The prediction has a mean pLDDT of 81. Transfer RNA from Holosporaceae bacterium UBA3830, 72 nucleotides, folded computationally.
């Protein structure tokens, strides 16, 4: 330098056009003498970034940035 893949909650991931979800973690309450476990409720997101297409984009297209793999 070229090719491919990936980027979504604190972490690991799902979601593939119609105002974003799970598990774990975290907070509160209940349970306990206390802790853990368990139960209930809750908090938490510029969907990497800038454009384009569309009535509407996390999702489709393009550039850029970052990460990983391959080729030279």
């Nucleotide at each position: 330098g070229g090719g491919c893949a990936c980027a979504u909650a604190g972490c690991u991931c799902a979601g593939a056009g119609g105002u974003a979800g799970a598990g774990c973690a975290c907070u509160a309450c209940g349970u306990u003498g206390a802790c853990a476990u368990c139960g209930u409720a809750g908090u938490g997101g510029u969907c990497g970034u800038a454009g384009g297409u569309u009535c509407g984009a996390u999702c489709c297209c393009u550039g850029c940035u970052g990460u990983g793999c391959c080729c030279a």
Record summary
Rfam family: tRNA. It is annotated as a transfer RNA. The source organism's lineage runs through Bacteria, Pseudomonadati, Pseudomonadota, Holosporales and Holosporaceae.